[in-house]
Molecule: SAM riboswitch aptamer (S box leader)
Organism: Actinomycetota bacterium
């Protein structure tokens, strides 16, 4: 980097360092940010997946405990659109909602 599957509306801050942007891509918004954001480090928390343990099971899984391996710790993956289909309102333009998809992130497996 790529393949498969799963999840992404809940949850979780202090300190140090850095010094100007950041919120995955593009557009429009709206937020965070020299009262120091973002990034990185330390400690801590959280609990999505894996591991371990317990119970149940229609044997497909379900619930719980734990916090070892990853992860994660602003706002729904911040909102809307950038694709398809449908519903409602509307004369229409359009608005709202639902489902699927694409993309992204994380985990596990296998190569």
């Nucleotide at each position: 980097g790529g393949u498969u599957c799963a999840u992404c509306c809940a949850g979780a801050g202090c300190g140090g360092u850095c010094g100007a942007g950041g919120g995955g891509c593009c557009g429009g918004g709206c937020c965070c940010a020299g009262c120091g954001a973002c990034g990185c480090c330390g400690c801590g928390a959280c609990a999505a997946c894996c591991a371990g343990c317990c119970a149940c099971u229609u044997c497909g899984g379900u619930g719980g405990c734990c916090a070892g391996g990853u992860g994660c710790c602003a706002a729904a993956g911040c909102c809307c659109g950038g694709g398809c289909g449908g519903a409602u309102c509307g004369a229409a333009a359009g608005a709202u909602c639902c489902g699927c998809g694409u993309c992204g992130a994380u985990g596990a497996a296998g190569g």